[in-house]
Molecule: transfer RNA
Organism: uncultured Eggerthellaceae bacterium
RNA sequence: GGUCGGUUGGCGCAGCGGGAGCGCAGGUGCCUUACAAGCACAAGGUCGGGGGUUCAAAUCCCUCACCGACCA
Numbered sequence: 001g002g003u004c005g006g007u008u009g010g011c012g013c014a015g016c017g018g019g020a021g022c023g024c025a026g027g028u029g030c031c032u033u034a035c036a037a038g039c040a041c042a043a044g045g046u047c048g049g050g051g052g053u054u055c056a057a058a059u060c061c062c063u064c065a066c067c068g069a070c071c072a
Base pairs, nucleotide, nucleotide: 001071002070003069004068005067006066007065010024011023012022013021018055027041028040029039030038048064049063050062051061052060
């Protein structure tokens, strides 16, 4: 330098045009003499940045940044 994949709550991931979700962690309550486990509830996201297509974009297209694999 080229090709391909990835970037979504604190962490690990799903979601492939029309409800942003799951698990873990953290918070509150219940339970317990207490802790853990368990149960219930709530909170937490400008979906890596910018631009475009569309009535509508996490999702499609372009570009940039970063991470990884392969080729040279």